[in-house]
RNA sequence: AACUUAUCAAGAAAGGUGUAGGGAUCGGCCCGUUUAAACCUUGGCAACCUCUUGACUUUCAAGAAAAGGUGCCAACUCCAAUUCCGAGUAAUCGGGAAGAGAUAAGUU
Numbered sequence: 001a002a003c004u005u006a007u008c009a010a011g012a013a014a015g016g017u018g019u020a021g022g023g024a025u026c027g028g029c030c031c032g033u034u035u036a037a038a039c040c041u042u043g044g045c046a047a048c049c050u051c052u053u054g055a056c057u058u059u060c061a062a063g064a065a066a067a068g069g070u071g072c073c074a075a076c077u078c079c080a081a082u083u084c085c086g087a088g089u090a091a092u093c094g095g096g097a098a099g100a101g102a103u104a105a106g107u108u
Base pairs, nucleotide, nucleotide: 001108002107003106004105005104006103007102008101013042014041015040016039017038021031022030023029025081027079028078043073044072045071048069049068050064051063052062053061054060055059077100082097083096084095085094086093087092
């Protein structure tokens, strides 16, 4: 980097350095000098891998966060993006599927 599978309505921030950007892309709409991104420290959330126990065991159920590997800590993945269905005169709204993306585990 590509592919496969699973999940994406919940949850969780302080300090220091740093200075003007950030929220993947695009359009919107937001966040940001009451200090963005990035980095560091500490803390936290969650439970994918993991660990424990029990089931007759390619798995399932309950539990743990103590050890280890990740991840995450504004807004539903912030919303829409392609398509289908429904409502509406329309603007627009509601829902389904796909696509894209993120994370984990695995394969090449």
About this RNA
SAM riboswitch aptamer (S box leader) from an uncultured Flavobacteriales bacterium, 108 nucleotides, folded computationally. Its mean pLDDT, the model's own confidence on a scale to 100, is 86. It matches the Rfam family "SAM riboswitch aptamer (S box leader)". Rfam links the family to the GO term regulation of gene expression.